[in-house]
RNA sequence: GGCGAUUUAGUGUAGAGGCCUAGCACGCCGCCCUCUCACGGCGGAAACUCGGGUUCGAAUCCCGGAUUCGCUA
Numbered sequence: 001g002g003c004g005a006u007u008u009a010g011u012g013u014a015g016a017g018g019c020c021u022a023g024c025a026c027g028c029c030g031c032c033c034u035c036u037c038a039c040g041g042c043g044g045a046a047a048c049u050c051g052g053g054u055u056c057g058a059a060u061c062c063c064g065g066a067u068u069c070g071c072u073a
Base pairs, nucleotide, nucleotide: 001072002071003070004069005068007066010026011025012024013023018056028044029043030042031041032040049065050064051063052062053061
């Protein structure tokens, strides 16, 4: 250089065009419980890598950039 894959809360992940103002687990914050801590219960904050396109509608499809990984010269 060429080809392929990857990217979603702090971390790990679900998602296959409308039910997504994006779910789950751990973590974080608050309240309850407890003499206190832990455990447990309830609630809360927090994410679609970037730019463009397609579409009535995009995390999802297409193009380009970036990231990381692999294969290959």
The prediction has a mean pLDDT of 83.
The RNA shown here (transfer RNA) has 73 nucleotides and comes from an uncultured Muribaculaceae bacterium.
Rfam family: tRNA. Rfam links the family to the GO term triplet codon-amino acid adaptor activity. The family's RNA type in Rfam is transfer RNA.
It was read from a public genome assembly.